[in-house]
Context: one part of a larger RNA
Order: sequence, then structure tokens, then C1' cells
RNA sequence: UGUAGGAGAAUUGAGAGGAUCUGUCCUUAGUACGAGAGGACCGGGAUGGACGCACCUCUGGUGGACCUGUUGUGGCGCCAGCCGCAUUGCAGGGUAGCUAUGUGCGGACGGGAUAACCGCUGAAGGCAUCUAAGCGGGAAACCCACCUCGAAACGAGUUCUCCCUUGAGAGCCGUGGUAGACGACCACGUCGAUAGGCCGGGUGUGGAAGUGCGGCAACGCAUGCAGCUUACCGGUACUAAUCGCUCGAUCGG
Repeated sequence: UGUAGGAGAAUUGAGAGGAUCUGUCCUUAGUACGAGAGGACCGGGAUGGACGCACCUCUGGUGGACCUGUUGUGGCGCCAGCCGCAUUGCAGGGUAGCUAUGUGCGGACGGGAUAACCGCUGAAGGCAUCUAAGCGGGAAACCCACCUCGAAACGAGUUCUCCCUUGAGAGCCGUGGUAGACGACCACGUCGAUAGGCCGGGUGUGGAAGUGCGGCAACGCAUGCAGCUUACCGGUACUAAUCGCUCGAUCGG
């Protein structure tokens, strides 16, 4: 852009893709079989490996906007307290997110038509013969079944609701993220919790500054589960989503 008005939902499934693996143990049963040694089919159950999908509760990793310790040096006049630089200066932890080595789940069941093969009935060919007519069984392969996409399936499908020439609806613009290279998608735009701020909580760090006390001092103790706290959870219009503009149906009914 199309699908001959528009929007929002719900669908059909032409077609396409994915998946398709397997071990061990228990039981049946030390049974059938076999002189013994050994040792099943069939059926039932348990638990793994590799692989795949999803996720972050747990275990960990990362986490250069969080917290702490600390070295050298420079600065804020000095002390104290802070800040810059030194690979994030170095070191110890760590929220969200992302993530595997972590967690959950999956291969199934069943059906159809078959391969090799095994058969039934059965002539040609008085017998025999699975085959010539006819009928049955039979595999991880094939078709369904399972998962995903899917009406540009141009044969452009179907259903429901609502709206429109008194303008339906869409876009631009703005605030953003569950989305993302950009478009796109999704949420919101005062009839508002979309983002920031603020407030409360959580989480992390691990006991702030100041003051007092003890010690010659380094330092320790108390005030005090202290102070600080990114991306998390909730609340709150304080700030910004202002005001607006453009396109939009000759034949729908």
C1' cells in the first nucleotide's frame, strides 16, 4: 500500500517451520528355555545422560550510577570532614537487569496408510501357491496427533460488537518501556500515575557525621541494627506529557 467506509475483538487453517534421541535399575522372574553354565520375549514401574524451550524462587556469576575499607598525591586557609587523579587507583560485599554451572518443563499416548517380512482364502495349473481377484498383520521412516507461525491463502476468507459526511478513525507532537539499530510494537497524554521528583517500604552495605567518655597515641566505646542506599514495590499531580495541526469515505447502507 492492498484486501472498495472505519475501529476493536474473536476465529477458520491453505501452507510453512520445529520436535522426533537414548542408557541404567526394580519388577514380572531366577520364571519360560536349558544337562548345566546361563537366562529372556511380552507387560508394569523408577531414575539418569545428551538435546531443546522457558524462567531467575533457590545456588552462583556479572553488576564502572549502591555501601564500606584503604595507599600515594593535589585541592577546599589549617584541624576535622570531603572532593579530584592514579586501570573502576586498589580491595571486600552487592539491588534490579542480563545470565548458567541454577530451576521448571518437553520427546509421550493414540490413530491411518505402508517397507522388508509373516499370513488367510485362492485359481490360472483337479495338486501346490501370501496374489492373479479379494482379505489380515507388520517399522524410529510417511500422513495425522504435539509445539510455533500463518488470509499478500491477490481464491486477500469467517463471526461478533460499535461508530461515521452533524467527520468515524488515523497520523503528527509529547512522557515513556514489558519494545527496540532506525522504522515498528506497547503504555500514557490533565476525564492523567507515562516518566522524573518527593514520601513510605524493600534490598544492599555494616555501624555515619557531630558530640561525650577512655587511651600518651594509633585507636576504641557510647549515642545507634547507626548513616547512606542505582535499576525493585507502592503511593502522591510538585515538574513535564500545553495549545494544537494534517490526512480522512463519487459506487458501502
This is a predicted structure of a 253-nucleotide part of an RNA (large-subunit ribosomal RNA, domain VI) from Prosthecomicrobium pneumaticum. The prediction has a mean pLDDT of 88. It was read from a public genome assembly. Rfam family: Bacterial large subunit ribosomal RNA. Rfam links the family to the GO terms ribosome and structural constituent of ribosome. The source organism's lineage runs through Bacteria, Pseudomonadota, Alphaproteobacteria, Hyphomicrobiales and Prosthecomicrobium.